The RNA shown here (transfer RNA) has 71 nucleotides and comes from a Nanobdellota archaeon. Lineage of the source: Archaea > Nanobdellati > Nanobdellota. Model confidence (mean pLDDT): 82 of 100.

This record gives sequence, structure tokens and C1' cells, in this order.
RNA sequence: GGGCCUGUAAGCUAAUGGUAGACUCUCUCGUUUACACCGAGAUGGCGAAGGUUCGAUUCCUUCCAGGCCCA
Repeated sequence: GGGCCUGUAAGCUAAUGGUAGACUCUCUCGUUUACACCGAGAUGGCGAAGGUUCGAUUCCUUCCAGGCCCA
């Protein structure tokens, strides 16, 4: 320098253009003499900027970060 892949919650991971979900973590309540387990609930996220579209995590472009291959 060229090509390919990945990027979603604190962690891990789904979502075929139509309300962003699950599990773990954290917090609250219940339960217990207490802790744990268990049950109920809450907080918290689409890498950035544009474009297409009635509507974008999803499609297109550029950039950013990480990884792999070639030279």
C1' cells in the first nucleotide's frame, strides 16, 4: 500500500426496513433471625458523520477502532 471481517447495556450476545430483546452484573422490594437461593420490579445500549426511505441497528458512502490475509 491492497483485500476481507467485526463494532448493539458494565460483560457476553440476538434482532430478514416497522415499539431495540435475552442472560449475567448493579440497585430496590418481597422472602429469611441474618446471609445465600428464589420470586417481582427498576436503571442502563445500536462506533461517528452523511445519504436513500413514510420509516434505518438493518441498505449505500466516508471516517474511527480492533482483528486476519497478501505485498
RNAcentral holds the sequence, with entries from ENA. Rfam family: tRNA. Its family is annotated with triplet codon-amino acid adaptor activity in the Gene Ontology. The family's RNA type in Rfam is transfer RNA.